[in-house]
RNA sequence: CAAGAUGGCUGGGCGGCCGCUGUUCCGUGCUCUUGCGAAAGAGUGGGGAAUAGAGGAAAGUCCGAGCACCACUGGGAAGGAUGCCCGUUAACUGCGGGGCGGGGUGACCCGACGGAAAGUGCCACAGAAACAUACCGCCCGCUUCGGUGGGUAAGGGUGAAAUGGUGAGGUAAGAGCUCACCGCUCCGGUGGUGACAUCGGAGGCAAGGCAAACCCCAUCCGGUGCAAGGCCUAAUAGGGGGAAUAUGGGACCCGGACCAUCCCCGGGUUGGCCGCAUGAUCCCGAUGGCAACAUCGGGGCUAGAUAGAUGGUCGCCGUCCGCCACUGGCGGAUACAAAACUCGGCUUAUAGGCGGUCUUGAACA
RNA sequence: GCCCCCAUCGUCUAGGGGCCUAGGACGCAGCCCUUUCAAGGCUAAAACCGGGGUUCGAAUCCCCGUGGGGGCA
Numbered sequence: 001c002a003a004g005a006u007g008g009c010u011g012g013g014c015g016g017c018c019g020c021u022g023u024u025c026c027g028u029g030c031u032c033u034u035g036c037g038a039a040a041g042a043g044u045g046g047g048g049a050a051u052a053g054a055g056g057a058a059a060g061u062c063c064g065a066g067c068a069c070c071a072c073u074g075g076g077a078a079g080g081a082u083g084c085c086c087g088u089u090a091a092c093u094g095c096g097g098g099g100c101g102g103g104g105u106g107a108c109c110c111g112a113c114g115g116a117a118a119g120u121g122c123c124a125c126a127g128a129a130a131c132a133u134a135c136c137g138c139c140c141g142c143u144u145c146g147g148u149g150g151g152u153a154a155g156g157g158u159g160a161a162a163u164g165g166u167g168a169g170g171u172a173a174g175a176g177c178u179c180a181c182c183g184c185u186c187c188g189g190u191g192g193u194g195a196c197a198u199c200g201g202a203g204g205c206a207a208g209g210c211a212a213a214c215c216c217c218a219u220c221c222g223g224u225g226c227a228a229g230g231c232c233u234a235a236u237a238g239g240g241g242g243a244a245u246a247u248g249g250g251a252c253c254c255g256g257a258c259c260a261u262c263c264c265c266g267g268g269u270u271g272g273c274c275g276c277a278u279g280a281u282c283c284c285g286a287u288g289g290c291a292a293c294a295u296c297g298g299g300g301c302u303a304g305a306u307a308g309a310u311g312g313u314c315g316c317c318g319u320c321c322g323c324c325a326c327u328g329g330c331g332g333a334u335a336c337a338a339a340a341c342u343c344g345g346c347u348u349a350u351a352g353g354c355g356g357u358c359u360u361g362a363a364c365a
Numbered sequence: 366g367c368c369c370c371c372a373u374c375g376u377c378u379a380g381g382g383g384c385c386u387a388g389g390a391c392g393c394a395g396c397c398c399u400u401u402c403a404a405g406g407c408u409a410a411a412a413c414c415g416g417g418g419u420u421c422g423a424a425u426c427c428c429c430g431u432g433g434g435g436g437c438a
Stems, first nucleotide, its partner, number of pairs: 001361006008354003012317007020053007028045007055336001059347002062345005067225004072256005079221005084098005099113001100111004114216002119214002121210003135156002137152006164182006183205001184203008229274004239265005249259002270438001281300008318334007366437007375391004383421001394408004414430005
């Protein structure tokens, strides 16, 4: 210099004017209450000032929790999820490190990565045969010379997949039939917390694939979700239909005990407060750990709307594009997208900019 | 806001791993029939929401997205 790999940060800036939402404070109109009055309190409607006001994903709602309710209690695992090991965490399908397999020259990347000798099922077409089989071929016997009986998985052919692979011996031809090496299974030793690695021995090899097919094994899981739920106020007029005395109902199913009428349609009310902003919280530092993370110390308080505020416009600058022109002018654009109970992750979208570490190749010193 | 469901020719749908080069009906187009129109007959065109994965093989199974629909005070 070129080509890459990987993991981070940022997400336009300043100012003027006009608005919106929350909180606090200061006036003020009206109503009510207390009071003899002065005044105080409450409710409500204007006005003014100060201050705060979207994100890295606020998104998708894909996982995991907090929290709340489901009257009480026991069981089931119907049903669902996960699937190499160790750690981490409130918890997780997340994260960190490692093992094994695969890809890449390499940095590095990818992996739903338990079980197919428990059982069931499927494997189209082709092919003789897809789990138990002989089509061609090879070899042996018989033969009326047309064939026929048997052996054989080494060769051909089919297919995504064909009965461990290579070589030698052996044989009528062949074959783990025998042997060497490699692979596989089992047993033992050593190292490691473990997945596993490695060494030694034994077995001729037990019949292929699919579990993101049913299933088996191991582990985990009650259900519903802030429109949860609680309080105040208003409304709940009058109707229709259904189940019912041992059944049906009471937030998956079953059992126990208990409770009581319950369910549907239709109608009415549709206002306010709490939940709801101090939290598994954020920032900095130290210590432990390879790391995820944990502990300790110091500091900070940072939206709370309810049909939904966080905006509009103007000027200057920044970035990008186009044109004119020659380092200026003009015009345009400025990503993805926006809280709704709250957190921890994952995934997806994202213009432009900043810097870190590492690899390979080439050239030069 | 929260929770579910669905996506196949223009429309309604079948198909739930291979027989799919995806079937049917209505509609559309052409031809036949008729004096003409309708009805009828024949023929043709026309689709698996997008991407990735599992598998020998995906419309079908799994994951992520996109779009649509429904329910909940």